[in-house]
RNA sequence: CAGCUGGACCGGACGGCCGCUCCCGGCGCAAGCCGGGGGAGGAAAGUCCGAACUCCACAGAGCAGUGUGCCGGAUAACGUCCGGGCGGCUGUGUUCAAGCACAGUCGACGGCUAGUGCCACAGAAAACAGACUACCUCGCCGCAAGGCGGGGAAAAGGUGAAAAGGUGCGGUAAGAGCGCACCGCCGCAGCAGUAAUGUUGCGGGCAGGGCAAACCCCACACGGAGCAAGACCAAAUAGGGGAGGAGUUCCGGCGCAAGCCGGAACACGUGCUGGCUCGGCGCGUUCAACUUCCGGGUAGGUCGCUAGAGCCGCUCAGUAAUGCGCGGCCCAGAGGAAUGGCCGUCCUGCUGGUCUUCCAGCAGACAGAAUUCGGCUUACAGGUCCAGCUGCCAC
RNA sequence: GCGGGAGUAGUUCAGCGGUAGAACGCCAGCUUCCCAAGCUGGAUGUCGCCGGUUCGAUCCCGGUCUCCCGCUCCA
Numbered sequence: 001c002a003g004c005u006g007g008a009c010c011g012g013a014c015g016g017c018c019g020c021u022c023c024c025g026g027c028g029c030a031a032g033c034c035g036g037g038g039g040a041g042g043a044a045a046g047u048c049c050g051a052a053c054u055c056c057a058c059a060g061a062g063c064a065g066u067g068u069g070c071c072g073g074a075u076a077a078c079g080u081c082c083g084g085g086c087g088g089c090u091g092u093g094u095u096c097a098a099g100c101a102c103a104g105u106c107g108a109c110g111g112c113u114a115g116u117g118c119c120a121c122a123g124a125a126a127a128c129a130g131a132c133u134a135c136c137u138c139g140c141c142g143c144a145a146g147g148c149g150g151g152g153a154a155a156a157g158g159u160g161a162a163a164a165g166g167u168g169c170g171g172u173a174a175g176a177g178c179g180c181a182c183c184g185c186c187g188c189a190g191c192a193g194u195a196a197u198g199u200u201g202c203g204g205g206c207a208g209g210g211c212a213a214a215c216c217c218c219a220c221a222c223g224g225a226g227c228a229a230g231a232c233c234a235a236a237u238a239g240g241g242g243a244g245g246a247g248u249u250c251c252g253g254c255g256c257a258a259g260c261c262g263g264a265a266c267a268c269g270u271g272c273u274g275g276c277u278c279g280g281c282g283c284g285u286u287c288a289a290c291u292u293c294c295g296g297g298u299a300g301g302u303c304g305c306u307a308g309a310g311c312c313g314c315u316c317a318g319u320a321a322u323g324c325g326c327g328g329c330c331c332a333g334a335g336g337a338a339u340g341g342c343c344g345u346c347c348u349g350c351u352g353g354u355c356u357u358c359c360a361g362c363a364g365a366c367a368g369a370a371u372u373c374g375g376c377u378u379a380c381a382g383g384u385c386c387a388g389c390u391g392c393c394a395c
Numbered sequence: 396g397c398g399g400g401a402g403u404a405g406u407u408c409a410g411c412g413g414u415a416g417a418a419c420g421c422c423a424g425c426u427u428c429c430c431a432a433g434c435u436g437g438a439u440g441u442c443g444c445c446g447g448u449u450c451g452a453u454c455c456c457g458g459u460c461u462c463c464c465g466c467u468c469c470a
Stems, first nucleotide, its partner, number of pairs: 001391010012346007020039008041366001045377002048375005053226004065222005070084005085109001086107009110217002115215002117211003132157002135152007165183006184206001185204008230303004240294005247266008267285007310329005316323002347364007396466007405419004413450001421437005443459005
C1' cells in the first nucleotide's frame, strides 16, 4: 500500500422561495392573521420474543397445554446481553507420532444408564448381535486338486451414515480384553472452584451404537385479550320508560254484568284552506295527535397520547454486561393520517465531448412514525475510524 | 394498526422422516366420413425461497417472501 474478516459511527452539506402539521404568545365575536419554536429511522420494517399500560377472569392446589434448557451474573423482564466451563473446526508452535500449549471461530450445549419407538437401500448381520468370502480344526469321500457335513473364531475382505473400545506386544490350532502396557471409558474417594467443571489416587476388562429440532422424563417459567385495549361527553332519525294532554247526551245491536261495536247531535282538540276571525273540508276525543322529562346508544368529539425502565456528559463500583451518584437537556404527536416541492452553490459516482485542467447530462442506498419501551431478525449505494489476518514493496 | 391461516403437476386437493400421488385438464394412438363420447399409452414438479437438525426433510426447527381472512360499542 492492497485485499479479507470483525466491531463502532455517519449515511449528502449550505442558502433562498413557496407550502403541510403541532405547540406557545398577541390580535380578532368568529373564520383566521402575525411572531417564535418543534417536526421520521438505524432499521420507524418483520411482528419473532420480553415487558409497561388497560379491560375481563381469579380462595388454594393439581392436571392438561405452551415455552425455555452447561454454570454464574446483568436486567423491570426476556428465547436478550456479559463472563466462565466443555466440545467441534482452522491456524501457529512443539513432538517420530498420539498428544500438549496458544490464538481465532462456531455450538438449540439437561437426560438414550427411566420407559417406548425409529434406523430405508445395501449388507451374512442394524441392537436379543452376526458366519457371505477368506481363516483354523474334526469326520466322510477322493490318487490328488478339492467337495460335503459338524464345530471354533469378530482378527482380515466387502456393505453401509453407523458393524459392538483404539494402538502395540504376548498368547493361540486359528483367534478373541484371553493376558499385559499406554490411551479412552465407568464407579468411588480426596483436593481446587459459588457452580459448570478440573485434577489426583484407588478399583473395574469394558458394561452403555445413533436419534429427544422422535414420543417422553427431569427442572424452571407462564391466566386471557389487546390502544380498533379502555374511559368520558353526546346530534338528527327510529326504538324504550315517566308525566301532561280535549266528552256529554240520545238511539240501535251483542252480553248475566263490567263493557264492546255502529250511528246521530252539540262541544272540544288538531291538520289543510286563509293575512286574521267566521266558515268549508278531513281526522281524533283516553293505548291519539302534540308538549315535556329521563335512560341506553350510533355518527361525531375529548381523553388515553407522549417527561420516559428518556437522552448527553462526568465521577465511582465491576474483567464485562450493567448499576449508584452528580450536572445539563426537552427531542413528532398526526389521526383516511402532516414531515413536501422548486431553484442556486458544493460533495460523491457514472456516461459523453475536449480527452491534464474544463464543459454538458444523469443518478444519490434501504426505507418512512401510528400506545410506549428493552431485545432479536431481515434490507441497506457509498464513506470514516479501530482491531486482527494474508499478500506485495521499501528500510 | 392488532390478530389468525395457507403455499405440493396447468387447476382443485391427498401425502407415517426412506424413489411424491389422485381427479379434471394436456399430448399421442385406436375407433368415426368428421367431431364428441369411449378405449389404450405417455409427459408433467426448484414440494414458494434460504439455512439448520438428521445417514436421509414435502414432513421437524429457525428466518424470509407472497396470498387469504377477521377485528366499533351494547345485548

About this RNA: Two RNAs folded together computationally: RNase P RNA and transfer RNA, 470 nucleotides in total. The coordinates come from a structure-prediction model, not an experiment, and the mean pLDDT is 78. Rfam match: Bacterial RNase P class A. Rfam links the family to the GO terms tRNA processing, ribonuclease P activity and dimeric ribonuclease P complex.